[in-house]
Small-subunit ribosomal RNA from a metagenome, 1434 nucleotides, folded computationally. Its Rfam family is "Bacterial small subunit ribosomal RNA".

RNA sequence: UCUGGUUGAUCCUGCCAGAGGUUACUGCUAUCGAGGUCCGACUAAGCCAUGCGAGUCGAAUGUAGCAAUACAUGGCGUACUGCUCAGUAACACGUGGACAACCUACCCUUGGGCCCGGGAUAAACCUGGGAAACUGGGUAUAAUCCCGGAUGGUUCUGGGAUGCUGGAAUGCGCCCAGAACGAAAGCUCCGGCGCCUAAGGAUGGGUCUGCGGCCUAUCAGGGUAGUAGUGGGUGUAACGUACCUACUAGCCUACGACGGGUACGGGUUGUGAGAGCAAGAGCCCGGAGAUGGAUUCUGAGACACGAAUCCAGGCCCUACGGGGUGCAGCAGGCGCGAAAACUUUACAAUGCUGGAAACAGCGAUAAGGGGACCUCGAGUGCCAGGAUACAAUCUUGGCUGUCGUCGUGUCUAAAAAACACGAUAUAGCAAGGGCCGGGCAAGACCGGUGCCAGCCGCCGCGGUAACACCGGCGGCUCGAGUGGUAACCGCUAUUAUUGGGUCUAAAGGGCCUGUAGCCGGCCCGGUAAGUCUCUUGGGAAAUCUGGCCGCUCAACGGUCAGGCUUUCAGGGGAUACUGCCAGGCUCGAGACCGGGAGAGGUGAGAGGUACCUCAGGGGUAGGGGUGAAAUCUUGUAAUCCUUGAGAGACCACCAGUGGCGAAGCGUCUCACCAGAACGGAUCUGACGGCAAGGGACGAAAGCUAGGGGCACGAACCGGAUUAGAUACCCGGGUAGUCCUAGCCGUAAACGAUACUCGCUAGGUGUCGGCCACGGUGCGACCGUGGUCGGCGCCGUAGGGAAGCCGUGAAGCGAGCCACCUGGGAAGUACGGCCGCAAGGCUGAAACUUAAAGGAAUUGGCGGGGGAGCACUACAACGGGUGGAGCCUGCGGUUUAAUUGGAUUCAACGCCGGAAAGCUCACCGGGGUCGACAGCGAUAUGAAGGCCAGGCCGAAGACCUUGCCGGAUUAGCUGAGAGGUGGUGCAUGGCCGUCGUCAGUUCGUACUGUGAAGCAUCCUGUUAAGUCAGGCAACGAGCGAGACCCACGCCCACAGUUGCCAGCGUACUCUCCGGAGUGACGGGUACACUGUGGGACCGCCGCUGCUAAAGCGGAGGAAGGAAUGGGCAACGGUAGGUCAGUAUGCCCCGAAUACCCCGGGCUACACGCGGGCUACAAUGGUUGGUACAAUGGGUACCUAUCCCGAGAGGGGAUGGAAAUCUCCUAAAGCCAAUCUUAGUUCGGAUUGAGGGCUGCAACUCGCCCUCAUGAAGCUGGAAUCCGUAGUAAUCGCGCUUCAACAGAGCGCGGUGAAUACGUCCCUGCUCCUUGCACACACCGCCCGUCAAGCCACCCGAGUAGGGUCCGAAUGAGGGCGUAUCUCAUGAUACGUUCGAAUUCGGGCUUUGCAAGGGGGGUUAAGUCGUAACAAGGUA
Repeated sequence: UCUGGUUGAUCCUGCCAGAGGUUACUGCUAUCGAGGUCCGACUAAGCCAUGCGAGUCGAAUGUAGCAAUACAUGGCGUACUGCUCAGUAACACGUGGACAACCUACCCUUGGGCCCGGGAUAAACCUGGGAAACUGGGUAUAAUCCCGGAUGGUUCUGGGAUGCUGGAAUGCGCCCAGAACGAAAGCUCCGGCGCCUAAGGAUGGGUCUGCGGCCUAUCAGGGUAGUAGUGGGUGUAACGUACCUACUAGCCUACGACGGGUACGGGUUGUGAGAGCAAGAGCCCGGAGAUGGAUUCUGAGACACGAAUCCAGGCCCUACGGGGUGCAGCAGGCGCGAAAACUUUACAAUGCUGGAAACAGCGAUAAGGGGACCUCGAGUGCCAGGAUACAAUCUUGGCUGUCGUCGUGUCUAAAAAACACGAUAUAGCAAGGGCCGGGCAAGACCGGUGCCAGCCGCCGCGGUAACACCGGCGGCUCGAGUGGUAACCGCUAUUAUUGGGUCUAAAGGGCCUGUAGCCGGCCCGGUAAGUCUCUUGGGAAAUCUGGCCGCUCAACGGUCAGGCUUUCAGGGGAUACUGCCAGGCUCGAGACCGGGAGAGGUGAGAGGUACCUCAGGGGUAGGGGUGAAAUCUUGUAAUCCUUGAGAGACCACCAGUGGCGAAGCGUCUCACCAGAACGGAUCUGACGGCAAGGGACGAAAGCUAGGGGCACGAACCGGAUUAGAUACCCGGGUAGUCCUAGCCGUAAACGAUACUCGCUAGGUGUCGGCCACGGUGCGACCGUGGUCGGCGCCGUAGGGAAGCCGUGAAGCGAGCCACCUGGGAAGUACGGCCGCAAGGCUGAAACUUAAAGGAAUUGGCGGGGGAGCACUACAACGGGUGGAGCCUGCGGUUUAAUUGGAUUCAACGCCGGAAAGCUCACCGGGGUCGACAGCGAUAUGAAGGCCAGGCCGAAGACCUUGCCGGAUUAGCUGAGAGGUGGUGCAUGGCCGUCGUCAGUUCGUACUGUGAAGCAUCCUGUUAAGUCAGGCAACGAGCGAGACCCACGCCCACAGUUGCCAGCGUACUCUCCGGAGUGACGGGUACACUGUGGGACCGCCGCUGCUAAAGCGGAGGAAGGAAUGGGCAACGGUAGGUCAGUAUGCCCCGAAUACCCCGGGCUACACGCGGGCUACAAUGGUUGGUACAAUGGGUACCUAUCCCGAGAGGGGAUGGAAAUCUCCUAAAGCCAAUCUUAGUUCGGAUUGAGGGCUGCAACUCGCCCUCAUGAAGCUGGAAUCCGUAGUAAUCGCGCUUCAACAGAGCGCGGUGAAUACGUCCCUGCUCCUUGCACACACCGCCCGUCAAGCCACCCGAGUAGGGUCCGAAUGAGGGCGUAUCUCAUGAUACGUUCGAAUUCGGGCUUUGCAAGGGGGGUUAAGUCGUAACAAGGUA
């Protein structure tokens, strides 16, 4: 003096946990000593075997004995010491007083006295009874035993005088009279010791009393009949209703009586800074008890732990007749328990009892033994070398000697220990416990385990890379100890006196009135109760603090001083404040008067519109209702219009941010009642404030009785909606809403803010009163200003966790009341009170849980709002998909295998992939492979190879028999190579997607306690956080833009492999006009290729702010980013990929490695995605004819020529390419034909014959020709693409590739329609709002039901305990009477008290209980979706 835990993060509130100290038990471990008031207290005040724990005196006496001694009488003691804490809430204890209401043996002081006489009895002796315990009879005797008399004396009664003490005589003392009682003890050693009496003291007690100290009101109009008091008695040492009798009816209680629970009280002890909180076992003081109870004797003292009697229950002995016993004394035993020692020694010391003393006795006490009880002290070594790594550790050598061992002496009752001296030696005998994720010091070590086993005070670890489990190693901390469990204090300002709170976190009573109580304005005087001060007494010791001293130090002890014991009592003083007494004042409060304001209340009367009903008239087919409908109503005439009547409820506009009032109150008038504000040169004179209990009032709903009932309308009935719909919507409709009289007494009864008073900046509005000024229509008028009181808004200081409050405070103070103390169980149970009931008020616990909660922040989300944007949005338009056949991918199914991955957008012609083998990972079959090390085998011949036969689809692969070979060996254990084996949730890299988005962040400053905010917001604008203006912000980075590429225009330069306008040459064809071939010379005009240029809102007009910019125009090939691409942020998605490669860990390792053959990935009741071809006439078929670009090419592209109907074949040239080649583009155009049909559309499927690639086309390729000629006649719900050279349509090239393109990537040809908008749908961005979400709405979360466990409540009953009342029996005690008797006593009767037992009843408490009830908790159950967003009905 804090620290961890609620959150994504923050600040609070709040509790839980941790760190400290103490006590008991316990785990592991343990060398020695000292000291101490430690050791069966906690549970059983349970029970006890055995031994001991109180005797002593011969100087009181007797008897026996030689004596020691014994027995007995007698005296004193045995009421102390010791043990325990059951009971007790009480004068029991503490403290201070009182006794004018008392006693006191032994002890001390003082005075006086001790005379005369008598009697019994024990032991002993004799003799009985009884098992025993014990008990009887006879004979004898002594005393300090007992008795009589005397003297001194004491007590009582009556009277008298008057003295003393004192606050006060009933006290003490004196005199007289009477009555009653009535003292003494000896012994002796001659010193003394005793005895009696009186007074005093001391000591020890008894009684009374003020004050103090536990919980509970779920114990309160309660308790009490000897109860409260008085007179007279009894009794006691003494007072007293303690007891008896007569009378009175009191007494205690909210300052807690009475009852219940618990508990010996204090000094003290633990803890704490203290105030406090908790405890009270041990030591000391006091009390109480002695198995549970009752009673009594003796005595100075007891109602008596080691006395007696009796009852009850337990145990023991017994001859069955009867007896004995009480460890809560010391040891010890059993039992109980988590829990606690030896059946030791001694009277040496300190004390106690007896004694004249010596002395005796003492389980008091002093000592020893045991115990990790507490505190204190010491040690477990030191040095050097070596090994290792400078550590740890091991080893070698040396040193020292606490401790240890031995001897002697001192000490001691005896020992032990200790001390002193000496000797001795292989450091020889001596270190553990807990912890190591955070809090909290100490491992980012290894192995094992794999949400298992386990750990964890709290948070939390463990699901295959665990710093958290279990071990190893290492480390940290304390150390002869160290951890755990339980309890107390502290931490905790978490019960707050010191020192907290109550708007929203728990917490202000619904409101008013008022009793007790608490608090109380100004001035003067008195008093001195509170208060302050001085002094006296008391506050035991121990404990505590300080100095000094003694044990080697310390703990400990001694001594001195102080403090503590907060309290208390007596005396002296002070008088500011409070109190009390007395007097005065007016500002608080109240009264009175005045004119105004008001939905203030109660009662009566009156009115208005609408709805409804009824009657009359008119009128005709629907009306009503909804998102849409239906139920309903209507031909017996509705709805609608109109006239009249009735009934009940309500009171539009005015109406307001207004007014009155405690809740509540709204048409008008009258009557009555009440309150508030203002004004006053009026009156009283503190009369006041708050308010526990108490009382009154108190919305709506509800209840009782009687009315009333238009409309609305719980319940209920229909109709819809829905998966369901006991709801929301619709049609009806009963209680009720209304009135009268009662009851209920609760609300989010809210300002979630108790009431009263004072103080502390303002601004602005409004309502009521008053004042002043001005205006005036003169009025109950208007305006301005001021002031008092109310109702609002903003705001300073200040406060607050913040939101916010802010002169009607949540600020600063005073007073008083109520209430709170983690969440749940629970406002529940039980009890009590109230109520007709419903229910209300009061109001717990067991158990469970680490949070629950408040305010604010950032996100995300919303069936919240606003703004902007987008053809993976809509709208407009065009064309598709979805229907058919086929191709292809996926799912499913099947299979020996149909390998694997990808699954909304962002999987599905995707990886990749058009898989015949290979690919290949799958299936079936067969075969092959171990670098290196150790062991083993091997020159007695390894590896390897081979003929024949067998096995086999086949095979020296294997087996049989042999041969060759010449040095290595897969036989075992490790370890490798390899792995398309696992983990994309261990990773790198790459990619998709949000994102065709416009965002994202930093520095400094500022705001906020903080998370965070600001900047990044607002206005305008943009494709854009693009730009401009404003602004507590000023700047900057990444992204956007700029930049790069392609394309569109022009100019300039360059000119081969490109090009050929003009010039020339050559060749070919010719209809004789010409045409063609860049082939050649040459040229560089054009095209093309490559490098530069060009566009910027630059110019004009308008709009806008003189801005940014937008709109229109000019010029221009192109106009506002020209168009199309590339690049493309911070990050998210545990997105995808371990199967492209890389890579951690795990696994396989002679098989999950490698090779070969065959099969499979191509299956096929089915579903989905993407395409192709079509369904035809904008077309098909036939013939003719025109115009491209991008690209590719040596295991390749192939010209020209020949053969074939064609696919193709043969042969051959050029080209590693602006040179050669692929290379005839197709749609188009011209002409013919078909004529609306399953066709001359469509081409699937199938048959036959050929061709190509390739070891190989069966499963399973492509192409050609002929034949065959299926579905299909424009496609449901739904859905996709596209805004211009785009869609649509047409072909071409490349990739993959031996072969195969309906795919992908490119290229060009022809070439439209429709928006120029919007946010409705789907989404995105920004601002704002709500949130109980943060794994972030695919979120969170509620209740029933079903299942397990736990504690509780009710419960017919049943079994006990405690206490009280009544009755019966009745041990024993007191009193009275009678009888007997040796005058001690015994017996009988009556009466009274009365333990114990039995019976009955009341109250209270506990255990068990069929069954019933809710609550808590638990895994992933069932049903719905109530709440959180407008949560989809706030």